[in-house]
Parts: sequence; C1' cells; structure tokens
RNA sequence: UUUUAUAAAGGGCAAACUUAUUGAAAAAUAGGUCGCAAAGCCAUGGGUCUAAAGAUAUUUUUAUCAAUGACUGCCAGGUUGCAUCA
Repeated sequence: UUUUAUAAAGGGCAAACUUAUUGAAAAAUAGGUCGCAAAGCCAUGGGUCUAAAGAUAUUUUUAUCAAUGACUGCCAGGUUGCAUCA
C1' cells in the first nucleotide's frame, strides 16, 4: 500500500410508527429508532411507486395511456472515505 475481516472506542446514518408542514399522489422535511461499514455521494443501466399536465374514449364523471414526479434502506455501475484486535 492492497485485499479480507470486525474486537473495542468515538462519531455518523435512521426502517416501522406518531404528529405537523409541503405536494395531485408517490413521497419529502422535522420527531423517532428496526437496523446499516459505505444505510456517504451520483437517477448512469435495470427494477419499483405514483399519475398531475396532456392524450383517447365516455360524458360532466369514470376508465385507459402517460414521468417531465419520486425511491440509492431493491440490484448493478461510477466515485470518495473513518478506526484497527486480527
């Protein structure tokens, strides 16, 4: 220095859930703590969620299509990185 691994310490993130706010919704933010060694960052590929604008049909509402809206705590890829018993 690289790879694997995780014993301790300090620090970090924050599922479910509750309330409030924003939003058409998905969801996000704050609270919270099940877990996480990249659960840091990037929507690049796949995947997932929603369906507003718009389009079509119907007709006064409903259905279908629809991402330009979201999710990295779904999987890859890229990139950066803390500690050290081994």

About this RNA: A computed fold for an 86-nucleotide RNA from Sporomusa acidovorans, annotated as c-di-GMP-I riboswitch aptamer. The prediction has a mean pLDDT of 80. The same sequence occurs in records of 2 taxa. Of the family's consensus pairs, 95% are formed in the model. Taxonomically the source falls in Sporomusa (Bacteria, Bacillati, Bacillota, Sporomusaceae).